[in-house]
About this RNA: Large-subunit ribosomal RNA, domain IV from Elusimicrobia bacterium RIFOXYB1_FULL_48_9, 334 nucleotides, folded computationally.
Context: one part of a larger RNA
RNA sequence: CUUUCGUUUAGGAACUAGGCAAAAUAGCCCCGUAACUUCGGAAGAAGGGGUGCCCUUAGAGUGAUCUAAGGGUCGCAGUGAAUGGGCUCUCGUGACUGUUUAACAAAAACACAGGACUCUGCUGAAAUCGCAAGAUGAAGUAUAGGGUCUGACGCCUGCCCGGUGCUGGAAGGUCAAAGGGAAGUGUUAGCCGCAAGGCGAAGCACCGAUCUCAAGCCCCAGUAAACGGCGGCCGUAACUAUAACGGUCCUAAGGUAGCGAAAUUCCUUGUCGGGUAAGUUCCGACCUGCACGAAUGGCGUAACAAAGAGAGCGCUGUCUCAACGAAAGACUCG
Numbered sequence: 001c002u003u004u005c006g007u008u009u010a011g012g013a014a015c016u017a018g019g020c021a022a023a024a025u026a027g028c029c030c031c032g033u034a035a036c037u038u039c040g041g042a043a044g045a046a047g048g049g050g051u052g053c054c055c056u057u058a059g060a061g062u063g064a065u066c067u068a069a070g071g072g073u074c075g076c077a078g079u080g081a082a083u084g085g086g087c088u089c090u091c092g093u094g095a096c097u098g099u100u101u102a103a104c105a106a107a108a109a110c111a112c113a114g115g116a117c118u119c120u121g122c123u124g125a126a127a128u129c130g131c132a133a134g135a136u137g138a139a140g141u142a143u144a145g146g147g148u149c150u151g152a153c154g155c156c157u158g159c160c161c162g163g164u165g166c167u168g169g170a171a172g173g174u175c176a177a178a179g180g181g182a183a184g185u186g187u188u189a190g191c192c193g194c195a196a197g198g199c200g201a202a203g204c205a206c207c208g209a210u211c212u213c214a215a216g217c218c219c220c221a222g223u224a225a226a227c228g229g230c231g232g233c234c235g236u237a238a239c240u241a242u243a244a245c246g247g248u249c250c251u252a253a254g255g256u257a258g259c260g261a262a263a264u265u266c267c268u269u270g271u272c273g274g275g276u277a278a279g280u281u282c283c284g285a286c287c288u289g290c291a292c293g294a295a296u297g298g299c300g301u302a303a304c305a306a307a308g309a310g311a312g313c314g315c316u317g318u319c320u321c322a323a324c325g326a327a328a329g330a331c332u333c334g
């Protein structure tokens, strides 16, 4: 010097991204216990006191023994060693117990009970696996089963169907194979012509129109807890400022309630208030929302969280600032 431990004057987080680590708390009995609350909790809240041994009395027990009260007594110390909660306040997120990246992530991610939409009427449901047979669904039958979204609970969930999707409709337009076969083309018996050539039936081939006709698409409706979307400019009130109000353009409709510098705010350490001697973090407001917003849910919420942010009490070698000690290494010999 390294690792693992132990102790430390004064101070006590000044350390640091951050009290990381360490210290502290601790068992049992008694007293006592706030906001809030879904009345269950919160709660071992917090905060106090006691704790050994001996004797006596009373009670309980068949008993070993236990409990309570009183008195005495020893030590620095009586849960005498070991084991064995630190606590409080505020906020964001997720209701909760659970689950997860086996071996860098345990979380605010997943799940969840609850909510909603949608499909499915059963001889083979819908959905799924399989070429099929067959199987799951289910030895179930809409209070059932599948898919998707949301995510306890409370209060709620606004407007837009123009686009895309889905559902329904069938008048019209478009339109496949198929049916059908008009017209045309090739060939030529024949006919015309001096010839060159022209016309040309039947047959055989080729090509093939009008016409008939399904779904789909166009079209017409409905549907947003389907995918999604939810404006701009100008003016205006007895100071100023602002604009309840008016005008105008565009749109399918122009963001309602609630929330808001937020896990979302660029400018930004916004401004004001609180906390500190001093606060880019934190809490409460304001609203100028670059770029919140209502089941890709909105806003709250008791309880809960090895999770995140901030503050305080206690406590400490984290630090001011380091010192000493122990064990095992390091070093020498083997």
Stems, first nucleotide, its partner, number of pairs: 001329008010320002014318001019315001027051005036041001038152001052073009074078001086313006093305002098110002114150007127136003153300004158230003163227002165223005172218003178212002184206004190199003231249005258292001259289001270286005
Model confidence (mean pLDDT): 87 of 100. RNAcentral holds the full RNA, with entries from ENA and SILVA.